Large-subunit ribosomal RNA, half A from Halobacterium sp. TGN-42-S1, 1698 nucleotides, folded computationally. Model confidence (mean pLDDT): 83 of 100.
Context: one part of a larger RNA
RNA sequence: CCACCUGGUGAAUAGCUCGGCUCGGAUGCCGACGAAGGACGUGCCAAGCUGCGAUAAGCCUGAGGGAGCCGCACGGAGGCGAAGAACUCAGGAUCUCCGAAUGGGAAUCCCCACAGCAAUUGCCUUGCGCAAUGGGGAACGGCCGGAAUUGAAACAUCUCAGUACGGCCAGGAAGAGAAAUCGAAUGAGACGCCGUCAGUAAUGGCGAAUGAACGCGGCACAGUCCAAACCGAAGCCCUCACGGGCAAUGUGGUGUUCGGACUGACUUGCAGCGCCAGAGGGUUCGCGUGAAGUCUCCUGAAAUGGAGUGCGAUACAGGGUGACAGCCCCGUAACGUGAACCAGUAUGGCGUGCGUCAGCUCCAGAGUAGCGGGGGUUGGAAAUCCCUCGUGAAUGUGGCAGGCAUCGACUGCCAAGACUAAGUACUCUCCGAGACCGAUAGUGAACAAGUAGUGUGAACGAACGCUGAAAAGCACCCCAAGAAGGGGGGUGAAAUAGGGCUUGAAAUCAGGUGGCGAUGGAGCGACGGGGCAUGAAAGGCCUCACUGGGAACGACGCGAGUGCAAGCUCGUGGUAGGACCUGUGAGGAGCCGAUGUUCCGUCGUACGUUUUGAAAAACGAGCCAGGGAGUGUGCCUGUUUGGCGAGUCUAACCGGGGUAUCCGGGAAGGCGUAGGGAAACCGAUACGGCCGCAGCAUUGCGAGGGCCACCGUGUUCAAGCGCGGGGAGUCAAACGGGCACGACCCGAAACCCGGUGAUCUACGCGUGGGCAAGGUGAAGCAUGGCGAAAGCCAUGUGGAGGCCUGUUAGGGUUGGUGUCUUUCAACACCCUCCCGUGACCUACGUGUAGGGGUGAAAGGCCCAUCGAACCGGGCAACAGCUGGUUCCAACCGAAACAUGUCGAAGCAUGACCUCUGCCGAGGUAGUUCGUGGGGUAGAGCGACCGAUUGGGGAGUUCAACUCCGAGAGGAGUUGUCUCCCCUGUCAAACUCCAAACCUACGGACGCCGUGGACGCAGGGAAUCCGGUGUGCGGGGUAAGCCUGUGCACCGUGAGGGAGACAACCCAGAGUUAGGUUAAGGUCCCAAAGUGCGAGCUAAGUGCGAUUGAAGGUGGUCCCGAGCCCUAGACAGCCGGGAGGUGAGCUUAGAAGCAGCUACCCUCUAAGAAAAGCGUAACAGCUUACCGGCCGAGGUUCGGGGCGCCCAAAAUGAUCGGGGCUCAAGUUCGCCACCGAGACCUGACGGCGCGGGUGACACCGCGAUCCAGUAGGUUGGCAUUCUGUUCGGGCGGAAGCUCGGGUGAGAACUCGAGUGGACCGAGUGGAAACGAAAAUCCUGGCCAUAGUAGCAGCGUUAGUCGGGUAAGAAUCCCGAUGGCCGAAAGAGCAAGGGUUCCUCGGCAAUGCUUAUCAGCCGAGGGUUAGCCGAUCCUAAGGCCCGUCGUAAUUCGAGCGGGUCAAAAGGGAAACUGGUUAAUAUUCCAGUGCUACCGUGCAGUGAAAGCCGACGCCUCGGAGCAGCUUGAGCCGGACGUUCGUCCGGUCGAAUCGUCGAAGUCCGUGGAAGCCGUAAUGGCAGGAAGCGGACGAACGUCGAGAUAGGGAAACUCAAGUCAAUCUGGGGCCCGUGAAAAGGCGAGUACGGUAUUCGUACCGAGAUCCGACACAGGUGCUCUGGCAGAGGAAGCCAAGGCCUGU
Repeated sequence: CCACCUGGUGAAUAGCUCGGCUCGGAUGCCGACGAAGGACGUGCCAAGCUGCGAUAAGCCUGAGGGAGCCGCACGGAGGCGAAGAACUCAGGAUCUCCGAAUGGGAAUCCCCACAGCAAUUGCCUUGCGCAAUGGGGAACGGCCGGAAUUGAAACAUCUCAGUACGGCCAGGAAGAGAAAUCGAAUGAGACGCCGUCAGUAAUGGCGAAUGAACGCGGCACAGUCCAAACCGAAGCCCUCACGGGCAAUGUGGUGUUCGGACUGACUUGCAGCGCCAGAGGGUUCGCGUGAAGUCUCCUGAAAUGGAGUGCGAUACAGGGUGACAGCCCCGUAACGUGAACCAGUAUGGCGUGCGUCAGCUCCAGAGUAGCGGGGGUUGGAAAUCCCUCGUGAAUGUGGCAGGCAUCGACUGCCAAGACUAAGUACUCUCCGAGACCGAUAGUGAACAAGUAGUGUGAACGAACGCUGAAAAGCACCCCAAGAAGGGGGGUGAAAUAGGGCUUGAAAUCAGGUGGCGAUGGAGCGACGGGGCAUGAAAGGCCUCACUGGGAACGACGCGAGUGCAAGCUCGUGGUAGGACCUGUGAGGAGCCGAUGUUCCGUCGUACGUUUUGAAAAACGAGCCAGGGAGUGUGCCUGUUUGGCGAGUCUAACCGGGGUAUCCGGGAAGGCGUAGGGAAACCGAUACGGCCGCAGCAUUGCGAGGGCCACCGUGUUCAAGCGCGGGGAGUCAAACGGGCACGACCCGAAACCCGGUGAUCUACGCGUGGGCAAGGUGAAGCAUGGCGAAAGCCAUGUGGAGGCCUGUUAGGGUUGGUGUCUUUCAACACCCUCCCGUGACCUACGUGUAGGGGUGAAAGGCCCAUCGAACCGGGCAACAGCUGGUUCCAACCGAAACAUGUCGAAGCAUGACCUCUGCCGAGGUAGUUCGUGGGGUAGAGCGACCGAUUGGGGAGUUCAACUCCGAGAGGAGUUGUCUCCCCUGUCAAACUCCAAACCUACGGACGCCGUGGACGCAGGGAAUCCGGUGUGCGGGGUAAGCCUGUGCACCGUGAGGGAGACAACCCAGAGUUAGGUUAAGGUCCCAAAGUGCGAGCUAAGUGCGAUUGAAGGUGGUCCCGAGCCCUAGACAGCCGGGAGGUGAGCUUAGAAGCAGCUACCCUCUAAGAAAAGCGUAACAGCUUACCGGCCGAGGUUCGGGGCGCCCAAAAUGAUCGGGGCUCAAGUUCGCCACCGAGACCUGACGGCGCGGGUGACACCGCGAUCCAGUAGGUUGGCAUUCUGUUCGGGCGGAAGCUCGGGUGAGAACUCGAGUGGACCGAGUGGAAACGAAAAUCCUGGCCAUAGUAGCAGCGUUAGUCGGGUAAGAAUCCCGAUGGCCGAAAGAGCAAGGGUUCCUCGGCAAUGCUUAUCAGCCGAGGGUUAGCCGAUCCUAAGGCCCGUCGUAAUUCGAGCGGGUCAAAAGGGAAACUGGUUAAUAUUCCAGUGCUACCGUGCAGUGAAAGCCGACGCCUCGGAGCAGCUUGAGCCGGACGUUCGUCCGGUCGAAUCGUCGAAGUCCGUGGAAGCCGUAAUGGCAGGAAGCGGACGAACGUCGAGAUAGGGAAACUCAAGUCAAUCUGGGGCCCGUGAAAAGGCGAGUACGGUAUUCGUACCGAGAUCCGACACAGGUGCUCUGGCAGAGGAAGCCAAGGCCUGU
């Protein structure tokens, strides 16, 4: 690592079902006499459900019932019941609060008060006196409004659709309804519903689509009343009566289309209406009676099982009972009975009254009928119905209708008033049923289900079934801190049935066993072989030896021949051998197969999808289990089968019945039987001839079939042409396909409708609150100065400002693009920064709502959502787009093209594929011949056309130049032109030529075809992104590029080769086995040659596509040509290489060798006036050249082969590797061998065909059948249910686990274990019928992983001792050390809701622990006349009236009413004490207010005032507090002196004092008085006197109360609060009402109801959390300081910002 075993986890599977789903039948309203629905209560103990209502799981009465009972709910305790309980039915009583909700209001609670129909409506006796309405109800119904997605492949009329939805209203049904109707017959005779008519008429961008009626067949049936004419009080209502009211604008009678009234005549008991009585029956539900074994034996825990033997049945439906029960129990059939409904029905009685004829006097529904304009609607078209604006009749001698109008006829009917059962729709409810589901299914819900939970709200919304026959639910003991857990033990048939407990799969985890394992490398396997392990059954073979048969193929060896050789040929010999089959014998028992594992060999990159192409570094899936996708209806079309057949079928419905199914009826109607035509209209072969398949038969006949002929009709002068004609349809079922519907499944962003939201946020409105400190110094004013004045200046004073500083508070958020970014936080933290008296910040209340709001405007914000919120619905929107779409097999088998397309990712038609039928003899891919067609390759251009190299010659036009000539002119050269000759080249749009090849027709051969080709018709598709190679193109620098075309291949093709490698080479594959070859190979990896005969390469070139250029090469091999060479070449060695001369010139010099000129001559075998080196110049050394030695080739040029240089890439290289040079490289030739699924062969299978059979079997044929994606066709396997036939099962079913066998496979079967009650087979039928994938759904589980991490909050902190405890870093106590201190202290509001306190606990919660707790369990706790609500009014809301609207739960103004503030207004309380937990609430003491009563006083009294108000600024008074000083008391330290610390208290209330200011008197200022400042004054200043007059202020009482251990004093300063006054500012002028004062006092009484606990935040609130965030108001000591800054400390709190 793999497998198994034993267990765990987990909850699939199987079995079960108190639940669902669907259908059928029945039933069908409730409510002011207070409903439906809810809230709160109610039990001995009571959280939930159920029941009930303060009479509260119940009370009373009647009937039933008959022994038990006190609900679910089986416990404890206690009761009830034969004096009849429980329980059931009927009637009655009670019935809190909300709710239409109804006295008023509101928060399921209050208030006024002792009364209350609120509102609307009617009547009246005017009093709410008598009545009615209101609201609810699952669907169904009527009326009024009325979308959009969508379809039209876009979209606007149209469609979806009068649908969804909204509004109003009704009932058990609703609505409609007794013709001013249809119709066109020989007419019918209210309405409704069903079938049909009919997808017809008709409508319609005449597109998509929509779509009747009459009639007919059925169901069910039912008809009436007014108005008027005429009569005229004859009438009705209340009341016991009297009496009253209504009524001449008419109560009543008559009367209603068969017209009536009236008048006249006639007739007599029947329609209809009203009232009363009321059988019998049916349906549904309930109840009663209701037969027959608990017989014997066996198994078992138990009998209903098995065996034996009985019985009942108008009852064998079903359920229960310890396994399967006709006879055990309940039931069931049958009979009886009650209620409800059909239905007050049939019927009867009573009352009323019907009818006929004539006259033609009267009556018979008006803004109506009709018409016009404009709309909506409808199938309604000129001819539906309705609305609106306008117009507008007639009067029975009249009117309306008869799908255009008008006229005349004819037919039908009588509008403009009303009622009406049944048949029809639906199902909250009740009953029944089921080829529906069986716990991921079926309702969302089998369970606490609309529950838990989420959301402000509208709304959203789960999961969870099973012990056992019986709880017999484990007594007792042990371990243990233990009601945790475990071990014994007991019960039981079973405890691996032990409490989420039947079965108990998989993923997965632990332990064990078997195999293997650290030199080895990963699609995990398949096939073949080996090792080890495994034996209960279900399988029995295997090995060896021998015998017989035996296909393809086929030797070795030996002999003979042959080739240079490898080798080959012939003979022995098609012999031996050969897969396999058969037989005999021996051996084998982990032995063979098999299973598990492992090793070796060969092959081999999963699966699904999308694609030209996927192992892909394209997409999907962590794993497992369960769920998960072509269905239903209607119509059309085709096939098959069956029935009947010129016919065929019924529909609704009816009858019967064993009652949803079956049988019989029912042709209304449909399709067919005749066509043609736009229509009018007309209207066809019962076969005349020929051919001919099958068949019969053999001159042939010949069903079906075909060709003629003929006929009908339209067109039409005619001819011709089109369509049709010699009878096959129709109904049903199954299947294929199409269309409409959600239409195979999942998937948008959107659109529309109705609601819910302004607890976030935006803005407005109302009522409140807030802003340390400092700075600057506007106006004004004063003084001084200047000026004629206007005015100006200076200095002060003064205190303005969308002024300044500012970590005051508070608000904001600039930068760090810091930290964080699985966060502290779904926006935070830190630093920095901005504003901080204003267009400021903020709380509470309140308003604006979705195409809308709000917006100092960013498309910002409107509850973590905004370029159109959220929730629900239309809705399964639509999607030409993506993904997915589930068992097996057989036969055939594509297309990626054409045309059209708002077409290009899609469709349609054709091509191509498949299946079926018809026909009946030819067909044709190949080869070849013949006859035609063709102009490409090539070639050519002294053949056109157009390009095009070099040379020669001739001519001549022209031009230029040169020369000659005096000139004329001539000559020459060059260029040009023309011609000739030679030479070199081209063309897709050149061709004098011209193939291969292609093609048409015909012939022959081949091949296919009666086993049916070719052809024709019909059903079903898929496909419309293609790709590669190659031939030929086009574009492009090129491309693994783009674009054509023919063929092939991939696609859809496996096998062998090419290293690997869709399309390159070989080869097209049923299975298995043996052989032989192909491509390609033969040194090793790795099967076959280190083969043979010849070369080449030296570069590892190369080793077979995967490169190597220009250029270069005395690398080497070969070929050709020229030259030299035995008269001696080439190279080398030896020798010579001289003289004139140092040539001349030049030069300093120039001597062969700086340069210039010349480059001669001599001796010679040869030797340059020198080809190099060298020197200053010489010299010197070589060379050329010559001789000698040597002795045979040398040299040059050109060409070819193989090499070499040129030659640089990114982690380590490589020919596939090793390696190869003695080839294993390369070229040529040759011989062997290897090598595939190809070819040959044996056996077998399938398919097709033939024979055969009733059908199988069986026999035979197939050389030319058996690859296959999309797709077509065909046959099977499995699952659930069901009819039928037949079986299994407690002596052990299903399921699950392991193992054996069968089949090609889907699958089937057998054995063992587990399990403990059901299960299966054959044959028919019906389906929610098969999963590996859908980023699928639900659940479970694994790996990651003992891994990451163990941190942050820039600011705190602990430690020691003790206690408790099983256990202590964390709990408690003490000590010590720290932290905050404009808070981390104290008091409130909102919000929460018991969190408060005590006791007992620690499974969970608590980021660790825990003995602790805001946790769990139990108990306790909130006390008010004077704190608040209650009262008042604000913004604003609501109700009623009125109005709008089709209507409203909608909206509006006005009027009225009412609500709205626990921060506005407002009658009244303080101090001390007390509890575990409350206190301005209790207690003590001391006060105060309102109202009532009584007594006394007072008669003024209703005006007035208060309530009652902005911002800024400056004075005055001033308590608490603080500071300072002194006294007193206490404490600490210290020996004393002394120092330091603390304390030194004391309320409301009553009385008193009285500043500012105002007023009065006096006074009388001509310049005074006065302020911080402005100011004031003859309209009366100062001064003096008086009145009113403030504080939470002073003093006294309160208080010989209290408090303190004691002391229990005084003074000063500064002064929040509080009181009071002045000034400034305004385009801003700064609430209302209740109420109070005015308006006395004493005594007595009354003062209800609600809130009151606790937190109020770094743990009780809002943020999912014990969350570094957010959240309004108030208080605030000391030092130092400007300061509420920063710092340190006090009180107090904390060390858990756990």